[in-house]
Formats: sequence, structure tokens, C1' cells
RNA sequence: GGACGGCUAGCUCAGUUGGUAGAGCGUUCCCUUGACGUGGGAAAGGUCACAGGUUCGACUCCUGUGUCGUCCA
Repeated sequence: GGACGGCUAGCUCAGUUGGUAGAGCGUUCCCUUGACGUGGGAAAGGUCACAGGUUCGACUCCUGUGUCGUCCA
């Protein structure tokens, strides 16, 4: 220098025709217990890496940039 893949909640990751952003774990609160744990219920938490474009509408499509990883030279 070139090719490909990843970037979504604190962490690990889903998100399949473009149509209200989700799960598990964690955190907080409530119930249960003498207490802790387990179990049950609820809640908070997101610039979907960044910028621009297409569209009535973009995590999703297009272009560029950043960052991490793999491969080629």
C1' cells in the first nucleotide's frame, strides 16, 4: 500500500424486506428470609464509532473518516 471483518446499555452480544432499539449478566428498589444467598417482580441506563448522502422514514442502503482484528504484498 491492498482485501476482508468488527464497532449497538457498565460487560458479552442479538437486531432477516428500511417502519416505536432488545436479551443475558451487572446496578437500584420491592416481595420472600431472623439475616445472607437463591427465587419472583419492577425500574434506571443508548448521539446504534463519527460525518455526509438517499428516503416520508436509516442501527439497517450509499460515500468518506476513525479505531480494533485477520490476510496479501
About this RNA
Transfer RNA from a Candidatus Yonathbacteria bacterium, 73 nucleotides, folded computationally. It matches the Rfam family "tRNA". Its family is annotated with triplet codon-amino acid adaptor activity in the Gene Ontology.